Record summary: The RNA shown here (SAM riboswitch aptamer (S box leader)) has 128 nucleotides and comes from a Bacteroidales bacterium. The organism belongs to Bacteroidales, within Bacteria. It was read from a public genome assembly, where an Rfam model found it.

RNA sequence: UUUUUAUUAAGAAGGGCGGAGAGAUUAGGCUCAGUGAAACCCUGGCAACCAAUCCGGCAAAAUGAAAAAUGCAGGAUGACGGAUUAAGGUGCCAAAACCUAAUCCCGGAAUACGGGAGAUGAUAAAAA
Numbered sequence: 001u002u003u004u005u006a007u008u009a010a011g012a013a014g015g016g017c018g019g020a021g022a023g024a025u026u027a028g029g030c031u032c033a034g035u036g037a038a039a040c041c042c043u044g045g046c047a048a049c050c051a052a053u054c055c056g057g058c059a060a061a062a063u064g065a066a067a068a069a070u071g072c073a074g075g076a077u078g079a080c081g082g083a084u085u086a087a088g089g090u091g092c093c094a095a096a097a098c099c100u101a102a103u104c105c106c107g108g109a110a111u112a113c114g115g116g117a118g119a120u121g122a123u124a125a126a127a128a
Base pairs, nucleotide, nucleotide: 001128002127003126004125005124006123007122008121013043014042015041016040021032022031023030025102026101027100028099029098044093045092046091049089050088051085052084053083054082055081056080058078059077063073064072097120103117104116105115106114107113
């Protein structure tokens, strides 16, 4: 960097340094910012993707009894759902991914307004 899968209206701030921008891109809006933006560093925190343990139903190999079996027992293992833990690997800590559009579909008389899917982006895990 690319691909796949999952998530994306919840949650969590102080300091140092820096010195004018920031909120992914483009446009519009709105917001944050010299009472100090971004980037970087430190500390603290959030969350629970990777990890561990337990529980649940489901599927189910070996195996066993049996010999009437599309049946019974059995449960390695598997994905899923729930609960707990938080040392480690990431991530994150204004506003929904700040909002809308940059595609399509639906409702609607409608250029109003509303809903859904997709695309794009972000993060994780796996693979190349």